About this RNA:
This is a predicted structure of a 548-nucleotide part of an RNA (large-subunit ribosomal RNA, domain I) from Candidatus Peregrinibacteria bacterium CG_4_10_14_0_2_um_filter_43_11. The coordinates come from a structure-prediction model, not an experiment, and the mean pLDDT is 80. It matches the Rfam family "Bacterial large subunit ribosomal RNA". The RNAcentral record of the full RNA draws on ENA and SILVA. Taxonomically the source falls in Candidatus Peregrinibacteriota (Bacteria, Bacteria candidate phyla).
[in-house]
Context: one part of a larger RNA
RNA sequence: GCAUAUAAUGGAUGCCCUGACACUUUGUUCCGAUGAAGGACGUGGUAAACUGCGAUAAGCUUCGGCGAGCCGUUAUGCAGGCAUUGACCCGGAGAUUUCCGAAUGGGUGAACCCCCCCGAUGUUAUGAUCGGGGACUCCCAACUGAAUACAUAGGUUGGGAAGAGGAUACUUGGCGAACUGAAACAUCUUAGUAGCCAAGGAAAAGAAAUCAAAUGAGAUUCCCUUAGUAGUGGCGAGCGAACAGGGAGUAGCCCAAACUCCGAUGUUUACAUCGGAGGGUUGUAGGACUCUAACGUAGAGUUUGUCUUUAUAAUUGAAGGAACCUGGAAAGGACCACCAUAGAGGGUAAUAGUCCCGUAAGUUAAAUAAAGGCAAAAUCUUAAGAUGUUCCUGAGUAGGGUCGGACACGUGAAAUCCGGCCUGAAUCCGGGAGGACCACCUUCCAAGGCUAAACAGACAAAGUGAUCGAUAGCGGACUAGUACCGUGAGGGAAAGGUGAAAAGUACCCCGGGUAGGGGGAUGAAAUAGUAUCUGAAAUUAUAUGCCU
Repeated sequence: GCAUAUAAUGGAUGCCCUGACACUUUGUUCCGAUGAAGGACGUGGUAAACUGCGAUAAGCUUCGGCGAGCCGUUAUGCAGGCAUUGACCCGGAGAUUUCCGAAUGGGUGAACCCCCCCGAUGUUAUGAUCGGGGACUCCCAACUGAAUACAUAGGUUGGGAAGAGGAUACUUGGCGAACUGAAACAUCUUAGUAGCCAAGGAAAAGAAAUCAAAUGAGAUUCCCUUAGUAGUGGCGAGCGAACAGGGAGUAGCCCAAACUCCGAUGUUUACAUCGGAGGGUUGUAGGACUCUAACGUAGAGUUUGUCUUUAUAAUUGAAGGAACCUGGAAAGGACCACCAUAGAGGGUAAUAGUCCCGUAAGUUAAAUAAAGGCAAAAUCUUAAGAUGUUCCUGAGUAGGGUCGGACACGUGAAAUCCGGCCUGAAUCCGGGAGGACCACCUUCCAAGGCUAAACAGACAAAGUGAUCGAUAGCGGACUAGUACCGUGAGGGAAAGGUGAAAAGUACCCCGGGUAGGGGGAUGAAAUAGUAUCUGAAAUUAUAUGCCU
């Protein structure tokens, strides 16, 4: 050095799962000055951490459920208690809820310091203790009240569940990068992304001045398709529609104006302006006005009552045998049975329809919440036709110039939409659009507003899985956002498995021994001994053999 054997070390592999991951269904979708989210400190007879709770402190009251044990976990124990006069536990509703924190009496280096007013207990009195109030802004009311006469500004007091702060993700709006890609880089891309701010429970959009091009369609949103097409593009890298079609889901409305009436102001009639009420809301134009005809139908939300359903505890729930075999153990084998609207699943000393929990199918709520139905009340809304002489139909608007931005579209032949500056129409014989522009044709009616559902996300519960099985799966199956690192923003682990049951080794011996070991005991097994299932390899030791 090689080989074999036996040990050691080590923790791979196998098996396992109270943990993850993804999706589906149902439900909920904000919390907060009535003090949140998040914390600090306390709180147990003994008490380190977690959990719970708050000086009423692992809890108090009450209403339901359950029914014999219980005093949370690591976690045994000691001591002491509670409980059929119903404990413990589960659910509904309340009470309490220190201190910090928007933090709000003032301060402050968060969880601390200092103060004022009122009331109460107590004291001869003070000190003391307890309770309540004391920030700012806004709104309302009252009382006051300057310069300055009336007044106003301001001030004071009272009232206000007003605002402030938080929240993972989503959505919309405002502001808005760079690394990067283009194999460099500047237009471009990354990207209207990240980030910051505001708002909502969903948001946004939305009832055609829309598309289309025929015998047209008929608000918005989302999905599939059209289609990586048409386009756009240092025509590079890249970016990238729409029409049409198929589905999900469907819902439509209200003002301004003309005109009429009432009131106020401006010097009186007139007229003008403002406020209120009626009226009215569209494109095949509609409405006012004038005329005719109609007082009845339908609907909306709100409140109250009642009923139903659902949610938040539960509950009933079928049917097999100790005996034979193996084994430590029967649920396995053998034999003979039974139930099934239940042979889903889990547990029980191996593999159980009939042992346990359940499962199928039923039943159930004192209390609270949600949804729906019905009834009542008051309120609100709502219908036709004819005539076109007159009136109305959203103006610093549409459009134009210039400069930007958005549209898939980078200025291009660039329509369309939005904005800054400069300009600036028409009024139904009117106006916009159909991708420069013109004509014809078609189609729609801008310059006011509201609107559920289908769609996004989060959370809870249940279910499912050709997802993972401890270097995997969430970072986290364990005291995990912990230990630890960093001034800080922030970064961020490792770590699962005895056995069916602790039955966790009584007793003896060696030893310096609370180390370790040998007997012995338990156990099916101790090479299952808490450094605990299995126990690979590298590596180490010992023994033997061979070679040198």